[in-house]
RNA sequence: CAUUCAUCCAGAAGGGUGGAGGGAGCAGGCCCUCUGAAGCCCUGGCAACCGCUACUGGCUCCCGCCAGUAGAAAGGUGCCCCAUCCUGCCCCGGCAAGCUGUCGGGGAAAGAUGAGAU
Numbered sequence: 001c002a003u004u005c006a007u008c009c010a011g012a013a014g015g016g017u018g019g020a021g022g023g024a025g026c027a028g029g030c031c032c033u034c035u036g037a038a039g040c041c042c043u044g045g046c047a048a049c050c051g052c053u054a055c056u057g058g059c060u061c062c063c064g065c066c067a068g069u070a071g072a073a074a075g076g077u078g079c080c081c082c083a084u085c086c087u088g089c090c091c092c093g094g095c096a097a098g099c100u101g102u103c104g105g106g107g108a109a110a111g112a113u114g115a116g117a118u
Base pairs, nucleotide, nucleotide: 003116004115005114006113007112008111013043014042015041016040017039021032022031023030026088027087028086029085044080045079046078049076050075052071053070054069055068056067057066058065059064084110089107090106091105092104093103094102095101096100
């Protein structure tokens, strides 16, 4: 970099440094920001993907493996404004009007995180 699967309506911030941007990218909108953006550092926290523990079930000759439920938070990651902010492609419905606008819903795509495989 490409690929498979799962999840994405919850949760959790202070300090230092820095000094103008930021909300992944592009376009439009909207929002945050000198009452201090991004980045970096320290400390603290959240969550429970992997890993761990217990129980149940299944498979196995055994070692063990798989699935589910519950638990803890010392390990590997991740995350800590609103918020995956909305729209963009497709479908359905409402309203207004005509070739569009708007509102609501679903899906796709894209993205993020984890686990796996190459």